The prediction has a mean pLDDT of 89.
A computed fold for an 87-nucleotide RNA, annotated as c-di-GMP-I-GGC riboswitch aptamer.
RNA sequence: CCGGAAAAAGGCAAACCUAUCGAAAGGUAGGGACGCAAAGCCGCGAGUCUACGGUAUGAAAAUACUAUGACAGUCGGGCUGCCAAGG
Numbered sequence: 001c002c003g004g005a006a007a008a009a010g011g012c013a014a015a016c017c018u019a020u021c022g023a024a025a026g027g028u029a030g031g032g033a034c035g036c037a038a039a040g041c042c043g044c045g046a047g048u049c050u051a052c053g054g055u056a057u058g059a060a061a062a063u064a065c066u067a068u069g070a071c072a073g074u075c076g077g078g079c080u081g082c083c084a085a086g087g
Base pairs, nucleotide, nucleotide: 001087002086004083011036012035016031017030018029019028020027021026034073040079041078042077044076045075046074047071048070049069053066054065055064056063057062
């Protein structure tokens, strides 16, 4: 340096529930564990979700489009990191 077989010390925590923030997607905190060897961090690329606002159409209701919003537990990339048979 590569390596996730086995183990230990530990770590994180899906769904769901409660509170709270948000227009929403979703975030945060507590409970809870489906899972995770980067399920630590970064929206850089792709993807997905949302649409308060904006634009278009419309008499209106509404519909469509739109990220500057969100997801790191969708994939890739970057940065950092505990333990380890073996090579």